[in-house]
RNA sequence: UGUCGCGCAGGUGAUGGGGUUCACCUUUAAUCGCAACCGUUGCUAAUGACUCCUGUAAAAUU
Numbered sequence: 001u002g003u004c005g006c007g008c009a010g011g012u013g014a015u016g017g018g019g020u021u022c023a024c025c026u027u028u029a030a031u032c033g034c035a036a037c038c039g040u041u042g043c044u045a046a047u048g049a050c051u052c053c054u055g056u057a058a059a060a061u062u
Base pairs, nucleotide, nucleotide: 009026010025011024012023013022016053017052018051019050020049021048033043034042035041036040
């Protein structure tokens, strides 16, 4: 100096934040939604999963 393995740590999982948990990646990475008449149009969702807060949409009550 290079390569491999382990540990710790960090990051990512289609739009914000917290907690728990799962998976993936180790910076040359994980990752960057779907459909159609395909550089145009349309559709779902603030989650990977659960839950809370915030934002957004609809309805009802006061």